This is a predicted structure of a 1328-nucleotide RNA (small-subunit ribosomal RNA) from an uncultured archaeon. The prediction has a mean pLDDT of 82. The sequence is in RNAcentral, with records from ENA, Greengenes and SILVA. It matches the Rfam family "Archaeal small subunit ribosomal RNA". The family is grouped with related families in Rfam's "SSU clan". Gene Ontology terms of the family: ribosome and structural constituent of ribosome.

RNA sequence: AGGCCACUGCUAUCGGAGUCCGACUAAGCCAUGCGAGUGCUAGUUCUGUUUUUGCAGAACUACGCGAACUGCUCAGUAACACGUGGACAACCUACCCUCAGGAGGGGGAUAACCCCGGGAAACUGGGGAUAAACCCCCAUAGGAUAUGGGUGCUGGAAGGCCCCAUAUCCCAAAGUAUGCUGCUCUGCAGCAUAGCCUGAGGAUGGGUCCGCGGCCGAUUAGGUAGUUGUUGGUGUAAAGGACCAACAAGCCUGUGAUCGGUACGGGUGGUGAGAGCCAUAGCCCGGAGAUGGACUCUGAGACAUGAGUCCAGGCCCUACGGGGCGCAGCAGGCGCGAAAACUCCGCAAUGCGCGAAAGCGCGACGGGGGGACUCCGAGUGUUCCUGCUUUUGCAGGAGCUUUUGGGGAGUCUAAAAGGCUCUCCGAAUAAGGGCUGGGUAAGACCGGUGCCAGCCGCCGCGGUAAUACCGGCAGCCCGAGUGGUGGCCGCUAUUAUUGGGCCUAAAGCGUCCGUAGCCGGUCUGGAAAGUCUCCACUUAAAUCUCCAGACUUAAUCUGGAGGUUGGUGGAGAUACUUCCAGACUAGGGGCCGGGAGACGCAGGAGGUACUCCUGGGGUAGGGGUGAAAUCCUAUAAUCCCAGGGGGACCACCGGUGGCGAAGGCGUCCUGCGAGAACGGGCCCGACGGUGAUGGACGAAAGCCAGGGGCGCGAACGGGAUUAGAUACCCCGGUAGUCCUGGCUGUAAACGCUGCAGGCUGGGUGCUGCAUCUCCUACGUGGGGGUGCAGUGCCGUAGAGAAGUCGUUAAGCCUGCCGCCUGGGAAGUACGCCCGCAAGGGUGAAACUUAAAGGAAUUGGCGGGGGAGCACCACAAGGGGUGGAGGCUGCGGUUCAAUUGGAUUCAACGCCGGGAAACUCACCGGGGGAGACGGCACAAUGAUGGUCAAGCUGAUGACUUUACCUGAGGAGCCGAGAGGAGGUGCAUGGCCGUCGUCAGCUCGUACUGUGAAGCGUCCUGUUAAGUCAGGCAACGAGCGAGACCCGUGCCCCUAGUUGCUACACUUCCUCUUUGGAGGAAGUGGCACUCUAGGGGGACCGCUGGCGCUAAGCCAGAGGAAGGUGCGGGCGACGGUAGGUCAGUAUGCCCUGAAUCCCCCGGGCUACACGCGGCCUACAAUGGCUGAGACAAUGGGUUGCGACGCCGAAAGGCGGAGCUAAUCCCUAAACUCAGCCUUAGUUCGGAUCGAGGGCUGCAACCCGCCCUCGUGAAGCCGGAAUCCCUAGUAAUCGCGUGUCAUCAUCGCGCGGUGAAUAUGUCCCUGCUCC
Repeated sequence: AGGCCACUGCUAUCGGAGUCCGACUAAGCCAUGCGAGUGCUAGUUCUGUUUUUGCAGAACUACGCGAACUGCUCAGUAACACGUGGACAACCUACCCUCAGGAGGGGGAUAACCCCGGGAAACUGGGGAUAAACCCCCAUAGGAUAUGGGUGCUGGAAGGCCCCAUAUCCCAAAGUAUGCUGCUCUGCAGCAUAGCCUGAGGAUGGGUCCGCGGCCGAUUAGGUAGUUGUUGGUGUAAAGGACCAACAAGCCUGUGAUCGGUACGGGUGGUGAGAGCCAUAGCCCGGAGAUGGACUCUGAGACAUGAGUCCAGGCCCUACGGGGCGCAGCAGGCGCGAAAACUCCGCAAUGCGCGAAAGCGCGACGGGGGGACUCCGAGUGUUCCUGCUUUUGCAGGAGCUUUUGGGGAGUCUAAAAGGCUCUCCGAAUAAGGGCUGGGUAAGACCGGUGCCAGCCGCCGCGGUAAUACCGGCAGCCCGAGUGGUGGCCGCUAUUAUUGGGCCUAAAGCGUCCGUAGCCGGUCUGGAAAGUCUCCACUUAAAUCUCCAGACUUAAUCUGGAGGUUGGUGGAGAUACUUCCAGACUAGGGGCCGGGAGACGCAGGAGGUACUCCUGGGGUAGGGGUGAAAUCCUAUAAUCCCAGGGGGACCACCGGUGGCGAAGGCGUCCUGCGAGAACGGGCCCGACGGUGAUGGACGAAAGCCAGGGGCGCGAACGGGAUUAGAUACCCCGGUAGUCCUGGCUGUAAACGCUGCAGGCUGGGUGCUGCAUCUCCUACGUGGGGGUGCAGUGCCGUAGAGAAGUCGUUAAGCCUGCCGCCUGGGAAGUACGCCCGCAAGGGUGAAACUUAAAGGAAUUGGCGGGGGAGCACCACAAGGGGUGGAGGCUGCGGUUCAAUUGGAUUCAACGCCGGGAAACUCACCGGGGGAGACGGCACAAUGAUGGUCAAGCUGAUGACUUUACCUGAGGAGCCGAGAGGAGGUGCAUGGCCGUCGUCAGCUCGUACUGUGAAGCGUCCUGUUAAGUCAGGCAACGAGCGAGACCCGUGCCCCUAGUUGCUACACUUCCUCUUUGGAGGAAGUGGCACUCUAGGGGGACCGCUGGCGCUAAGCCAGAGGAAGGUGCGGGCGACGGUAGGUCAGUAUGCCCUGAAUCCCCCGGGCUACACGCGGCCUACAAUGGCUGAGACAAUGGGUUGCGACGCCGAAAGGCGGAGCUAAUCCCUAAACUCAGCCUUAGUUCGGAUCGAGGGCUGCAACCCGCCCUCGUGAAGCCGGAAUCCCUAGUAAUCGCGUGUCAUCAUCGCGCGGUGAAUAUGUCCCUGCUCC
């Protein structure tokens, strides 16, 4: 998610049915009207009609009956109030029915009425008259009570009924009314109807009593004095302490008394598959009430809703003297509230009262009105064409139909409305609510908003791209309804009887004994209470189920049948349970036997250590800690020896060993006491199990009283540690710990697992007893098997959420007890009980919360453990940084601006970022510019240009004036171009970093309920998840490796612009004339080199280690040895790492300015702080002179040989080179000399002067040269960086940027070390 009830938001066409509508809150209060009369037996008055003595009607009164019904409400009530079934042998019953009998005689009063009074009124007093079915008396019949009697009747039983006798008491009546008929007619008789009296019976309606049934609370455990009973009375229709007197002391209660709370009860209703749970206002039955309370009369019936009296509270009238009222009847009003109708019509129907009847009355009832109360039914249209549209559909046009709607007529009704029949008009008069993130059906649409506004049952949305807010569009669900709020059931096996649990999620009492209760072995017989079967009655109607019928259908209504799970009675059955009787031995108990044991209590004995004291020896420390200190010690400690005292404890044995119910129990001996196991075909004979209430025991700590006190040691004192240290560590130390007696009664009192019994594979230990057997040193010895009992481990089936449990169950069954029901508040508060106290036991709620929790899983982390690894780790070393000056970047500050980004490693000579303009994004100033469309304007001149003047830093940019030109045009609204404007947290791409790592996964199978695991683990090994062996895994992929480039050795090919061993030629220099050296050329391609190809290295060989493996160590050979060396290549992913300012790009913003251009400034500032680098501080050096050796690269707006000028920077001229051809090219180094430890011939900052170069332009702000000036600095605190070989260090060179500018980046070569061959301590990484 479903159903029902009340209120409510939005919306709304119609009809029918209904036992719906002030129940929920105020059983609160009520204005007004109505809601109970009727008959005429009697009397009086009036009216009408009159043939009248009359008749009819009205009013009042007397009288009869009714008013005790109907109607309303649910306050009270936990009760015989209700339900159900009985009883009355303890009762009544008007009107009604049946039967029997009767109505004789006499008398009396009073109202209305008349008269007179009182009073404001309500009402009331006196006098007078009168009738009856009014009242009274007598009679007759009869009745009641008591006593005695009876082969009478009913019944289970007479105290009942009936009959008789006696006594006492009570003691009738209306012969009226009406009608008809007759007659002897002011009357009488008969008949009929309605009445009257007595008795008996019935029916109906009541009264009383009893069994059983149905709420919560024990934080209510005791209650009760008319209480319980007896005897005798009173009272009643009637039993009864209902009431009274006397006597007795009982009665109720754990099967819940009493008390408190709540509540009318039931039939039934809602929901649910049912069991249940919840409700019970409305309809029916019963009860109770009538403003609250008490009482009474009348009457058959009341303690009386529309009767009375009194009290209380409320209201009204009043002349203040006194009166009146009671809507929980129908309407209606106020109040209360979320919440509920008209002051309607009628007695036509149904029914009630009265009446003989006609009839009268009835807010009962029947109707109508109102209500989105419920249920049921119907509609809001349909066909075709055209246009638009992807469809759905929308618009227009032409038709069809008319339920409903509007109008008319008839019928129906008490009267209307509606309905029904006929007819006219007209698609006309009729659709909404909620939702669209998940649960949950339906948007990854648009716009707005921007953790705001808001939404949301719960989870959760919203911080600029919101499928979740608000609106639009679209869609989904239901539909005259649809949503919300509150309540109930279901969902929920989430109170579990059906149908749950308690080792770890909440939950086993700390343990045992035992009362009530519950449960109970085998056999036989009996009974028949439970149980089962059948029958009868009952279980009101309505409701429910089925069938049939009536409204057009349905809802609804009517009829019939069933059912109503219950109760009572009867007849049977006897397996099981129960009861009675008898028997048994398998449960249980007893007895006997020999063993085991830290089992308990008491007494005695012992041991080491410790501490104190005494004596002796001995000397300066001891003690304590991570390190110390407090502390002890020259009054002699610590230490050694001897002796003595004291208290506590009981090493080794000692063991997942033993005993005990648990707590617990450990030196030895003795005494007393208890329990368990084993063995025994000895005894008893179900005697048993569990166990609310209760009782006993119960660690440590704590408390009371008295002892004791060595050691230890809460509190406390001191010393340390620390930011602090009320701690951990140290030095002391009180209570306590010990004993005796008493109290407390709790613990993670744990196996976190209650007790008892039965059943269900095993394996392997230990302990006790019994038994069989073997060995034997013979011992109380040792080994093995079996049975029983106990105690551990592993494990099958099974169980379990899993961890795990698994004959010692958490398995499968049975019995009994205890306990649990989300977390917190809280084991708290209050109350009660216990305790000396501390506290314990029992034990909530308000409120708050969406989780708390269990088991396991994957990761991450740890001042957890193990293994391995790394110069962005250490160790061993080398050189630096951090101090100085400068360069450069950053922060900060300043400024008109000092544009912006990057901030640990992984920002800071980084954005190739060496910014004079440009760059440029910043600041100041000036100017320009809108594709396209619409509107406005424009030959009445758009636009553009120009002299002069003004403005300005400057400018026909603008303004003024004037002239020229001749078609468009930026004035407005849209929309653009552009944007180094925003968002790197919307993105692509690229990059950094983890990572100089060795990891990251997949397929199939297997394991697990699952998340997941396994593989990827273990052992060895490796630089490596590298490889090998093992293994529920077997394979595979991305990484690693391989691969590609460079370099090192060799070979082949090729030979210009490269090379020149060799041969020849020419020239030059030297010459001892023999020759030597150099340059150029011609041959040449041997070498170098260049650039193509190939070879070579693989633990291949030997030895050792290892497992005969993988591999490792050593060696040989080799240019190179174990990846040869150096690069490229960077797994799955993480880091919202960096970049929108390189480009690309979504969204947002700007759009005549955030766009474009120009001039100037700024990014170069400067008290400071930080990073990186350069130069130094000097003699391994500086200066002067001379001399030597590279490689990579670059070059036409270029490199520029060479010559000349200049002291130099540089200038003038200029060959060659679009390049193996020409050009640019070394320094450290070597040699010689000087300097001699000095702020110097070190160091070069800073400043001055002169000169040069680039460039529109060197002021802010470039570079170079010369001369002069000559700062700091004499090796750098804490800290920190790099590096393992052609490396570090050191030396220069090239190139990128580039007009000029290199202390930068990227490359190149020259010279060229030290140390380690380890480790995981620091920092980190990987795996288990």